A computed fold for a 1404-nucleotide RNA from an uncultured bacterium, annotated as small-subunit ribosomal RNA. Rfam family: Bacterial small subunit ribosomal RNA. Rfam links the family to the GO terms ribosome and structural constituent of ribosome.
């Protein structure tokens, strides 16, 4: 990353339904609406409009006791919002209340008797702008107020009795005292009275009083429980904690007062701070947990902001008062009103959150006896895809696999049954046409039963019975008939190609993608996913066992405290011991709302969503029982611990006293010029006598040997010797406590060195410092000085790689082999020793476990148990701010922003080391002989230019592609010309093109002449047919030395002919990997040989293969000629084939034999014998594989550019340029030379477009002429260096031959740009060459010359090939390339990696 949820937002797109949900800013609010209601509690009382009458002034009936408004009674504390406050007994869960209260309801008991004075409303009168207010008069009541009565009620009394926490509390019965009330309404006439019918009664209903009991609902205590921060702790508190008395509440209580005391809470975190409504529950997890606290439910808190009370049963009251503040509005300025966190709705804000709708049908709430009325609680609707659910967007058939697109090897694939087409069917809209549940019952009416004298009245039952906002809505039946889009497709992750782009545009969650062939960027094809929705963003948990209870770790990865003594606090030996029952452990009661999740049924066509039942849910509480364990108490015990008693070992501490050796300094003798120091100096000391040496002093610090992975000691840390005080562990017998223990957060104490303070002391050392050196600098390292300190005493200081990078205690788990130090046996005993055992330390090595791996392993890092410290990426950072300590210096305690995707650990392979260790090579060294200097030749660069094509760059570019640029080549430049093209194949047309010859023209080229097919079949001929050729034409197709060697094949260089590379299987290791390949030896070799968890294999190495070096056989022409003839004296000829030689097969050479060495190996040395000795010499072969090395200009090939041109053709020009620079060479600079004559001896090659001889000409190059040769036959061709002989004599020469001058030959169409040799004249520079640098170990090197490819012509290059022909290797120290091994922070591999900076720039 992938996952699941959101009250969400943004982007794109959108057919429909059901159900749910829908302001952040407790900011401001226009404007309706959200609490009223009772006439069956009381007094009052209209108006419109209709009627009658009317003297038209009006009256009077109905409207109407309506409508209103007051008095009065009930409600307005309930419902409805919000989450600011609040860390609280607020909230949750279990209690308590013997410390209370409860309006309406319910049930019991009792009782409702008789008076009184009021006063709103009206009515008049004033005040004021308005709200509103005063002041007279009248009236009722379920408004108000006395009396009466009155009890198990309520006070106080004294007397029982029961329970207590002893404070009380609570029954029981006695008597005293205090305290009530109201009516309204139907209805009835037994009895009474006016006597009709009505009161008085009488009865039913609702009301009223007192008391009790319930039932709701509340107030208050209490025990648990649930947020951070200790950088908020010698910390908080004065009404504070407690007492006594009052007071006050409904009730306890400092709630509040007076007065006493001086308490109270607090590391199991008081007190500060910071957040923050709790909770059922919601999201996520296997779960434990983490996070949340919107809708729904419970609780609490608020109602503008702050405070207070009244009314009441209930407020300190969201839609009541009062005050005071802000804001707003409204005024006549005098003075009012006001409170959407109610519902809708505005404005702001915001990344966002709806309608100023309908209705009390339904459910539920107030009031009423009811009817009813009021209800933005509610029920609906309307708006947003804001979320769940469910459903369409069609189903079957259809292949010329249509067209189109898009890929593509051009075959052909893909979209694809997809389409079209053919059958069937039909959400939602529209249209028509029917149509719901949801509605229960109230009043009434009928009928039954209750109350009652009573067939009224009331109560209650059954039947009957009015009322629908949604809505003509759902749903039905018929007609028609319309809907897919978002993200992805490099890996994680499911799904791939083309094109464009070229580190640019640009993705990106993470790794990362993009610098010309991007499956990652944009777009098109296709294609996965998921679908009315997709995909981003933002937030939770998850995965993360990544804070780890479940479930982690500290030796090196972060991580054991520097050590040690103890406080609280944690754990803690034996006893089949005792008792209690606190943890534990079982039952049983309570309660743990309801909704939610699970389950199991119903209901909507289904799901969502909703009903019904059931389980689950607590560290809860009560009660009962169990006692192994753990705890608490009592006892008893020795095995933990611990005292005594004996011995032995030790630099364990502290203090006093003392010894010698060494340095330095003083003094005194001797003695003389240097002494010291170093890498090498110098700077210091010294003739004022150093150093050297001898002797007297002096004064400090440290204490050689012994001195040991040896000893003490908690750590630090201790070392000359002697006393004296004093800590600790060990050993061994027994005694004697009897669990006294370990362990340890705060706390105390010791703590190396430096460092501060006070006061001494200083001999060497020696931070600073100062001088010499070193270097580029050298604030270092080396040196000559040298101050603080170092050393005593006292105080601080409190870190250290205080390290075993390993906290402490206890128990258990195989071994081996040392020391030290007690004991004990055995032997031999006079010790000392040897051996075995028993403890107690300290190394080593190793089992079995652990570990990531190194590694640790009875001195554990192993298995166990307890305690205590520490850790949670990396940098910031042990900082920063606050504290607390400290004379300072700093110690300890210790964050964040903000950065990175990594930092780290072991361990693997490789590279590399101014790391070892071995080896080898012309690597060094020894030699020769050059380069670098000079002339010229050639290459490159660099400049120049119309071009000076092009590529090739350390080695491995630079006499190199080039084995040969005057034109051609040729690729470059000017310029002139063509465009199906300069060349090819096909296909059509067509018989002619060419060649020659003239004209323009630089040429291309264009124009004229001239002349015109051929071959085979057929045919009398004409001419058809076919083909070859050459011309035109058009079409497919060209062409490009254009770009990319980093897209590439192929070839090719290198490292290197160096000894390596690597495989199969088995083994070792979590793995990368290792081993085999290492090691002993040996060798040119990974060559052999021996060992060996390896065994065998491949590629290489060697070996086959050329070539030479002996020889054999075979053959002898064009080679040869010993030996015989000949002879013109040349093997010329006979003649032969011995010899050389040729060119073909063969033999030889293997450490085969011998001797020594060696491991009885392998191989080495020496040595016979061989033409040749240890791979004889050379050659030709070049492993995995590095170097993105070289080449797209050999060739071949992918992209990409170009098409009247970057193709092709022609003439000229250039590659040849020339202040310079460097490569690689020629020729010298001379006498081991030069010139002149003479004179000798090769190899290996070449030759018809050719080599070319004798001859003749000509200083010569060469010509002319042309014998032989298509070659062991002619012929180039003289070999040269060499010897012989003469001359030169040391000089810029008789050395060099540069450069110019003249005349010439030769090739070639043409030597001017720009050959090459000949002759003559000309005579540069240079006299052995700075730093530096290169080749060579035998037929080599040096130094002589031949021939050959290319080639018309051109060679100092290049490849070959013969002649003469050396010096030198002691030896591996060092440079430069290989095997082992060992460090690494590097793996692009040291041309690595990487640090610092006061300069630039960014961000905070």
């Nucleotide at each position: 990353c992938c996952g699941a949820a959101c009250g969400a937002a943004g982007g794109g797109u959108a057919g429909c339904g059901g159900c749910g949900u829908g302001c952040u800013u407790a900011c401001a609010c226009a404007u309706g609406c959200a609490a009223g209601u009772c006439g069956c509690g009381c007094g009052c009382g209209a108006a419109a409009a209709g009627g009658g009458c009317u003297u038209c002034g009006g009256c009077u009936c109905u409207g109407a006791g309506u409508a209103g408004a007051g008095c009065g009674g009930c409600g307005c504390a309930c419902g409805g919002g919000u989450g600011a406050g609040u860390a609280a007994c607020a909230c949750g869960u279990g209690g308590a209340u013997a410390a209370c209260c409860u309006c309406c309801c319910u049930c019991u008991c009792a009782g409702c008797g008789g008076g009184g004075g009021a006063u709103a409303a009206u009515c008049g009168c004033c005040c004021g702008a308005a709200a509103g207010g005063g002041c007279g008069u009248c009236u009722a009541a379920u408004a108000c107020c006395g009396c009466a009565u009155a009890a198990g009620a309520c006070c106080a009394c004294g007397g029982g009795g029961a329970c207590u926490u002893c404070g009380g509390u609570u029954c029981c019965a006695g008597g005293g005292g205090u305290u009530a009330a109201a009516g309204g309404u139907g209805g009835c006439c037994u009895c009474u009275g006016u006597a009709c019918a009505c009161a008085a009664g009488c009865u039913a209903c609702c009301a009223c009083u007192g008391a009790g009991a319930g039932a709701u609902g509340g107030g208050u205590c209490c025990g648990c429980g649930g947020c951070g921060c200790a950088u908020c702790a010698u910390g908080c508190u004065a009404g504070u904690u407690g007492g006594u008395g009052a007071g006050g509440u409904a009730a306890c209580g400092g709630c509040u007062c007076a007065c006493c005391a001086a308490g109270g809470c607090g590391u199991a975190g008081a007190c500060g701070c910071g957040u923050a409504g709790c909770u059922g529950g919601u999201c996520u997890g296997a779960g434990a947990g983490g996070a949340u606290g919107a809708u729904c439910a419970g609780c609490c808190a608020c109602a503008c902001u702050g405070g207070a009370a009244c009314u009441g049963a209930g407020a300190c009251a969201c839609g009541g008062u009062c005050c005071a503040g802000a804001c707003u509005c409204c005024u006549a300025c005098g003075g009012g009103a006001g409170g959407c966190a109610g519902c809708a709705g505005u404005c702001g804000g915001g990344a966002a959150u709806u309608u100023u709708g309908g209705g009390c049908a339904a459910u539920g709430g107030g009031c009423g006896a009811a009817a009813g009325c009021c209800u933005g609680a509610c029920c609906c609707a309307g708006c947003a895809a804001c979320g769940c659910c469910g459903c369409g967007u069609g189903a079957a058939g259809g292949a010329u696999g249509a067209a189109a697109u898009c890929c593509c090897u051009c075959g052909g694939g893909a979209u694809g049954u997809a389409a079209a087409c053919u059958u069937c069917g039909c959400a939602a809209g529209a249209a028509u046409g029917g149509g719901a549940a949801g509605a229960a019952u109230u009043a009434g009416u009928a009928g039954g039963g209750g109350c009652u004298a009573a067939u009224a009245c009331c109560c209650u039952c059954u039947a009957u019975g009015a009322u629908g906002a949604c809505g003509g809505u759902a749903c039905c039946a018929u007609u028609u008939g319309u809907a897919a889009g978002c993200u992805c497709c490099g890996g994680c992750u499911a799904a791939c190609u083309c094109c464009g782009u070229g580190c640019c545009a640009g993705c990106a969650g993470c790794c990362g993608c993009g610098g010309u062939a991007a499956u990652a960027c944009g777009g098109g094809g296709g294609g996965a996913g998921c679908a009315a929705g997709c995909g981003u963003u933002g937030u939770u948990c998850g995965g993360a066992u990544u804070u780890a209870c479940u479930g982690g770790g500290c030796g090196u990865a972060a991580a054991g405290g520097g050590c040690g003594c103890g406080u609280a606090g944690g754990c803690g030996g034996u006893c089949a011991g005792c008792a209690c029952a606190a943890g534990u452990c079982a039952g049983u009661u309570g309660u743990g709302a309801a909704a939610u999740c699970u389950c199991c049924g119903g209901g909507c066509u289904u799901a969502a969503c909703u009903c019904g039942g059931a389980a689950a849910g607590g560290u809860c509480a009560a009660c009962u029982g169990a006692u192994a364990c753990u705890g608490u108490g009592c006892g008893a015990c020795u095995a933990g611990a611990g005292u005594g008693c004996a011995g032995a070992a030790g630099g364990g501490g502290c203090a006093a006293c003392u010894g010698g050796a060494a340095u330095u300094c003083u003094c005194g003798g001797u003695g003389u010029a240097g002494c010291g120091g170093u890498g090498a100096a110098a700077u210091g000391c010294g003739u004022a006598g150093a150093u050297a040496u001898c002797g007297a002093g002096a004064g400090g610090a440290a204490c050689a040997c012994c001195u040991g992975c040896g000893g003490c000691g908690a750590a630090g840390g201790c070392g000359g010797g002697u006393u004296g005080c004093u800590g600790g562990g060990c050993u061994g017998a027994c005694a004697c406590u009897g669990a006294c223990g370990c362990u340890g957060a705060g706390g105390c104490g010791c703590g190396a060195a430096a460092g501060c303070c006070a006061g001494g002391g200083g001999a060497g050392c020696g931070a600073a410092c100062g001088g010499g050196a070193u270097u580029a600098g050298a604030u270092a390292c080396c040196c000559c000085g040298g101050u603080a300190g170092u050393c005593c005493u006292g105080g601080c200081c409190u870190u250290a790689a205080a390290c075993g990078a390993u906290g402490g205690a206890u128990g258990c788990u195989u071994g081996g082999u040392g020391u030290c130090u007690g004991g004990a046996g055995u032997u031999u005993u006079a010790u000392a020793g040897u051996c075995u055992c028993c403890g107690g330390g300290u190394g080593c090595c190793g089992u079995a476990g652990c570990u990531a791996a190194c590694g640790c392993g009875u001195u554990a890092a192993g298995c166990a148990u307890c305690c205590c410290g520490c850790c949670u990426g990396g940098g910031g950072a042990g900082u920063a701010c606050g504290g607390u300590c400290g004379c300072a210096a700093g110690a300890c305690u210790g964050a964040a922003a903000c950065u990175c995707a990594a930092a780290g650990g072991a361990a693997u392979u490789g590279a590399c080391g101014g790391g070892g260790a071995c080896c080898c090579g012309c690597a060094c060294a020894a030699g020769c002989g050059g380069u670098g200097g000079a002339g010229c030749a050639u290459g490159u660069g660099g400049u120049u230019c119309a071009a000076u094509u092009c590529g090739a760059c350390g080695c491995a570019a630079c006499g190199c592609g080039a084995a040969g640029a005057a034109c051609c080549u040729u690729a470059c430049c000017u310029g002139g010309g063509c465009u199906a093209g300069a060349a090819u194949g096909c296909c059509u047309c067509u018989g002619a093109c060419a060649a020659c010859u003239c004209c323009a023209g630089a040429g291309a080229u264009g124009g004229a002449g001239c002349u015109u097919u051929c071959u085979a079949g057929g045919g009398a001929a004409a001419c058809c047919u076919a083909g070859a050729c050459g011309g035109a034409g058009u079409g497919c197709a060209a062409g490009g030395u254009g770009c990319u060697g980093c897209a590439u094949g192929g070839c090719u260089g290198u490292c290197g002919u160096c000894a390596g590379c690597u495989c199969g299987u088995g083994u070792c290791g979590u793995g990368a990997g290792a081993u085999g390949u290492u090691g002993g030896g040996u060798u040119a070799a990974g060559u052999c040989c021996c060992g060996c968890a390896a065994c065998g294999a491949g590629c290489g190495c060697a070996a086959c293969c050329c070539u030479u070096a002996u020889c054999g056989a075979u053959a002898g022409u064009u080679g040869c000629u010993a030996g015989c003839g000949g002879u013109u004296c040349g093997g010329c000829c006979g003649a032969g084939c011995a010899c050389u030689c040729u060119a073909u097969u063969g033999a030889g050479a293997c450490u085969g034999c011998c001797g020594u060495u060696g491991a009885c190996a392998a191989a080495a040395c020496g040595g016979a014998g061989g033409a040749a000795g240890g791979u004889g010499g050379g050659g030709a072969u070049g492993a995995c594989g590095u170097c993105a090395a070289g080449u797209c200009c050999u060739c071949a090939u992918g992209g990409c550019c170009u098409u009247u041109a970057u193709g092709u053709c022609c003439a000229g020009g250039g590659c040849u340029a020339c202040a310079c620079a460097c490569g690689u060479g020629c020729u010298a600079c001379a006498a081991u030379g030069g010139c002149a004559a003479g004179u000798a001896c090769a190899a290996a090659g070449c030759g018809c477009u050719g080599c070319a001889a004798g001859c003749u000409c000509g200083c010569g190059a060469g010509a002319g002429g042309g014998a032989g040769c298509c070659a062991a036959u002619c012929g180039c061709a003289a070999a040269a260096a060499g010897c012989u002989u003469g001359u030169c004599u040391c000089a810029g020469u008789u050395c060099g031959g540069a450069u110019u001058g003249g005349a010439g030959u030769c090739u070639g169409c043409a030597a001017c740009u720009c050959g090459a040799c000949u002759c003559c004249a000309u005579g540069a520079a240079g006299c052995u060459g700075g730093a530096a640098u290169c080749g060579c170990u035998a037929g080599u090197a040096a130094u002589c010359g031949c021939a050959g490819a290319u080639c018309a012509g051109c060679a100092u290059g290049c490849u070959a090939c013969g002649g003469u022909g050396a010096a030198u290797a002691c030896g591996u120290u060092c440079c430069c390339g290989g095997u082992c091994u060992u460090g690494c922070a590097c793996u692009c591999a040291c041309c690595g990696c990487c640090c610092g900076u006061a300069c630039a720039g960014g961000c905070g």